[in-house]
RNA sequence: GGGCGUAUAGCUCAGAGGCAGAGCGUCUCGUUCACAGCGAGAAGGUCGGAGGUUCGAAUCCUCCUACGCCCA
Numbered sequence: 001g002g003g004c005g006u007a008u009a010g011c012u013c014a015g016a017g018g019c020a021g022a023g024c025g026u027c028u029c030g031u032u033c034a035c036a037g038c039g040a041g042a043a044g045g046u047c048g049g050a051g052g053u054u055c056g057a058a059u060c061c062u063c064c065u066a067c068g069c070c071c072a
Base pairs, nucleotide, nucleotide: 001071002070003069004068005067006066007065010024011023012022013021018055026042027041028040029039030038031037048064049063050062051061052060
């Protein structure tokens, strides 16, 4: 230098164009003498960045950034 892949909650990851989810974790309440466990609930996201397409983009297109793999 060229090609491919990944980037979404604190962590691990889903997400098939229609106002973003799960598990774990955190917090609150209940249960207990207490803890754990269990039950109920809550908080937490400008979907890596910038443009474009579209009535509508996490999703499609282009460029950039970071990381990984391959080729030279």
Transfer RNA from a Pseudomonadota bacterium, 72 nucleotides, folded computationally. The source organism's lineage runs through Bacteria, Pseudomonadati and Pseudomonadota. Its Rfam family is "tRNA". It is annotated as a transfer RNA. Rfam describes the family as follows. Transfer RNA (tRNA) molecules are approximately 80 nucleotides in length. The prediction has a mean pLDDT of 84. The sequence is in RNAcentral, with records from ENA.